[in-house]
RNA sequence: CAAGUAGGCCGGGUGGCCGCCGUCUCAGGGGAAGCGCUCCCCCGGGAGGGAGGAAAGUCCGGGCUCCAUCGGGCAGGGUGCUGGGUAACGCCCAGGAGGGGUGACCCUACGGAAAGUGCCACAGAAACCACACCGGCCGCCUUCUGGCGACCAAGGGUGAAAUGGUGAGGUAAGAGCUCACCAGCGGCUGGGUGACCAGCCGGCUGGGCAAACCCCACCCGGAGCAAGACCAAAUAGGAGGACGUUGAGGAUGCCCGACCGAAGUCCUCGGGUUGGUCGCUUGACCCUGGCGGCAACGCCAGGGCUAGACAGAUGGCCACCGGUCCGGCUGGCGCUGGACUACAGAACCCGGCUUACAGGCCUGCUUGGCCC
RNA sequence: GGGCGAUUAGCUCAGGGGUUUAGAGCGCUGCGUUGACAUCGCAGAGGUCACUGGUUCGAUUCCAGUAUCGCCCA
Numbered sequence: 001c002a003a004g005u006a007g008g009c010c011g012g013g014u015g016g017c018c019g020c021c022g023u024c025u026c027a028g029g030g031g032a033a034g035c036g037c038u039c040c041c042c043c044g045g046g047a048g049g050g051a052g053g054a055a056a057g058u059c060c061g062g063g064c065u066c067c068a069u070c071g072g073g074c075a076g077g078g079u080g081c082u083g084g085g086u087a088a089c090g091c092c093c094a095g096g097a098g099g100g101g102u103g104a105c106c107c108u109a110c111g112g113a114a115a116g117u118g119c120c121a122c123a124g125a126a127a128c129c130a131c132a133c134c135g136g137c138c139g140c141c142u143u144c145u146g147g148c149g150a151c152c153a154a155g156g157g158u159g160a161a162a163u164g165g166u167g168a169g170g171u172a173a174g175a176g177c178u179c180a181c182c183a184g185c186g187g188c189u190g191g192g193u194g195a196c197c198a199g200c201c202g203g204c205u206g207g208g209c210a211a212a213c214c215c216c217a218c219c220c221g222g223a224g225c226a227a228g229a230c231c232a233a234a235u236a237g238g239a240g241g242a243c244g245u246u247g248a249g250g251a252u253g254c255c256c257g258a259c260c261g262a263a264g265u266c267c268u269c270g271g272g273u274u275g276g277u278c279g280c281u282u283g284a285c286c287c288u289g290g291c292g293g294c295a296a297c298g299c300c301a302g303g304g305c306u307a308g309a310c311a312g313a314u315g316g317c318c319a320c321c322g323g324u325c326c327g328g329c330u331g332g333c334g335c336u337g338g339a340c341u342a343c344a345g346a347a348c349c350c351g352g353c354u355u356a357c358a359g360g361c362c363u364g365c366u367u368g369g370c371c372c
Numbered sequence: 373g374g375g376c377g378a379u380u381a382g383c384u385c386a387g388g389g390g391u392u393u394a395g396a397g398c399g400c401u402g403c404g405u406u407g408a409c410a411u412c413g414c415a416g417a418g419g420u421c422a423c424u425g426g427u428u429c430g431a432u433u434c435c436a437g438u439a440u441c442g443c444c445c446a
Stems, first nucleotide, its partner, number of pairs: 001368010012321007020050002023047004028042005052343001056354002059352005064224004069258006076220005081095005096110001097108004111215002116213002118209003133156002135152002138149004164182006183205001185202007228278004238269006249260002285304008322341008373445007382398004390429001400416005422438005
């Protein structure tokens, strides 16, 4: 210098004019039976605050709220190497195994196929429990082309996949038949919390699919702020049905036990009200430092406050400066013209994942080339 | 804002891993029938199975993500 790899960060700035949503404050007017305090409403002035890294998709997990409360079973759903972190997770960190890359590094739905069931189209002799199309070899017969019987599974052929692989010995030909190495399986010893790793021994070897049913281990009650609480307003508490102190009904798939429990409870249809307040933003929050830990993270100390609407604000226009790319002029510094300046936008709140994104910055590492 | 569902021919829908081939009805095109039209008969065209990845020997079908459309609530 070029190519790459991993991680982190930013994602326009300044000014002017006109607007929008909260908070605080000042002045004026009005209201609550008279006055004052206080409160509320209207209008005007001032101060200060007002989107994001994803606010998004709603794919996971939790807080919070209601279903009066507690427990068990079945069904259903989810997760799936090991250990840890966390409020929790399908997230994160560290490690193991397998795979890819020269390398930095990256990827993995990665439990079980000797528990059972099922499927494996076409082709092929044969697709999982048994078998042989071509073929090899031995014997007999022979019309000399082959036929019959026995052995074999090395070679050919089919297929996505064919009964461990390579080599040597062995044999009539062959074959884990025997041996060496490798893969797999079982046992023992050692290391590790564990996944697993290393060594030794044994026998010879058991197809794939669980993002097919299933088995194993662990987890999961349901609904969601349009949850829910209060005030005001409104009304006739209307019609039909089911069941009920011999227990209706009550957690929202079903069943059971406890418990609560009423002369009511549940379901359907119809009518009225469609206003206000709370929930509502200080929270598993952010920043800095120290300590523990490989890390994720935890503990302690100090500091900080940062939108809360309810038809739903955070905007529009102009000017200048930036940034990137292209063109013109110039020996060069530079001058000048044009284009682009993203994705997107809170609505109960957090932790993640995923997806979208003009352009830019920083750091570690790897490979290659050149120079000293 | 929150909770769910669907996507296959121009339209409405089947198909839920496998014979090289994705079908049905309506619609469309051509031919026949008719003096002509409708009806009827015969033949034919028309598909990125919404898109992108993954599992599998093999995906419209199974899994994940994305896009579009639709339904429900106080």
This is a predicted complex of two RNAs, RNase P RNA and transfer RNA, with 446 nucleotides together. Its mean pLDDT, the model's own confidence on a scale to 100, is 78. Rfam match: Bacterial RNase P class A. Its family is annotated with dimeric ribonuclease P complex, ribonuclease P activity and tRNA processing in the Gene Ontology.